Bacterial RNase P class A from Roseimaritima ulvae, 443 nucleotides, folded computationally. The coordinates come from a structure-prediction model, not an experiment, and the mean pLDDT is 75. Lineage of the source: Bacteria > Planctomycetia > Pirellulales > Pirellulaceae > Roseimaritima.
RNA sequence: UGAGUAGGCGGGACGGUCGCCUGUGGCUGGGGCGUUCUUAGGACGUGCCGAGCUGCGGGAGGAAAGUCCGGGCUCCGCAGGGCAGGGUGGUCGGUAACGCCGACCGGCCGUGAGGCUAGGGCCAGUGCAACAGAAAGCAAACCGCCGAACGGCAGGCUUGGCCAAGCGUCAAGCGUGUGCGUGGUAAGGGUGAAACGGUGCGGUAAGAGCGCACCAGCGGUCGAGGCGACUCGAUCGGCUAGGUAAACCCCACCCGGCGCCAGACCAAACAGGAAGCAUCGGAGACUUCGGUUUCCGGCGAGGCGGCCCGCCUCGGUAUGACUUUCGGGUAGGUCGCUUGAGGCGGCGAGCAAUCGUCGUCCCAGAUAAAUGACCGUCCUCCGCUCGGCCGCUUAACCGCGGCCCGGCGGGGACAGAACCCGGCUUACAAGCCUACUCACACC
Repeated sequence: UGAGUAGGCGGGACGGUCGCCUGUGGCUGGGGCGUUCUUAGGACGUGCCGAGCUGCGGGAGGAAAGUCCGGGCUCCGCAGGGCAGGGUGGUCGGUAACGCCGACCGGCCGUGAGGCUAGGGCCAGUGCAACAGAAAGCAAACCGCCGAACGGCAGGCUUGGCCAAGCGUCAAGCGUGUGCGUGGUAAGGGUGAAACGGUGCGGUAAGAGCGCACCAGCGGUCGAGGCGACUCGAUCGGCUAGGUAAACCCCACCCGGCGCCAGACCAAACAGGAAGCAUCGGAGACUUCGGUUUCCGGCGAGGCGGCCCGCCUCGGUAUGACUUUCGGGUAGGUCGCUUGAGGCGGCGAGCAAUCGUCGUCCCAGAUAAAUGACCGUCCUCCGCUCGGCCGCUUAACCGCGGCCCGGCGGGGACAGAACCCGGCUUACAAGCCUACUCACACC
């Protein structure tokens, strides 16, 4: 210098103007409540309620997202065991818990820094394997190789029988050839992701763990190291066992269900249940003879009043726009609600994840849902361009590339809390930082 690996930071800055949500203090006036004065009404007070103005404080994220996993909290309920269902799966640790995280082991990939890994069990049972291939699970044989064994065919030799005596013919035996049938083989070819260990020597008709040597692998035993997964070494054995369980399944372990629309409290209107309710006497008028209405008196309720008298108003409807009350809890409101497995810093333990301790801080709580808009200066990126410098090129201009300064125009991601936390996953402009690896060059 180039190419990479792992991890982290921060997610434009400052100012002005106008707004939004929320906490808190002050002032103003209102309601409620209390005390007090007098008739109504007033005065004073207020750890109460809401309103207006105003001061001060706070106001989205690293993912607030997907809602995938785990927990707190809530209610149902009592979840001890079993069944069903779901999940997890190397070891040790971390944690409230996890399917998360850390360290390590094994396997695979990479020259390397590093990356990936669902990594218990196919000696319980069942299943699956497209295409190709002869054959895909317990064997099988397409080409090839062989000719040992049985048979066929063709010569040869020996022996025997028949004989018309032939170099004839028949039978048996021995041996040769052929590779035709039955067969042997799994070395070689070919197919496939995968074909029943590899190399060599022996062996054989040809071959084959058929035998042997070495190697690989599997299992047993012993020794050493490690908490452990596991690693290393020695020795023995049968000679070799296919793959697949994010296939059914088996084994071990874990999980009760629903979720803040959880849940608690207050509580209109309408409907519902229960209880209460008061009218009586006399006279007159009208009448469809059921009643309606006027006056007087009694009684009751209310008002004037401290009390009596007195005066005024009312006494309806009962098939009720009545009064009181009850339960449920709709609309609506309040709580839950944000102080928490909390943030920051120091020290300590640990390789680390993480934990302990001390100090310090309080940092959104909206509910149709606030956290914004505009302007200015700066930062940064992209495009165009004036000027200057350098390099290449040119005879020289021109042209091309790089850097600096200035001008103009445009852009500044992904994305918006909704009970709260721990994770995972996904999205993200332009940047910055740290450690490490490889290649090349120079000292």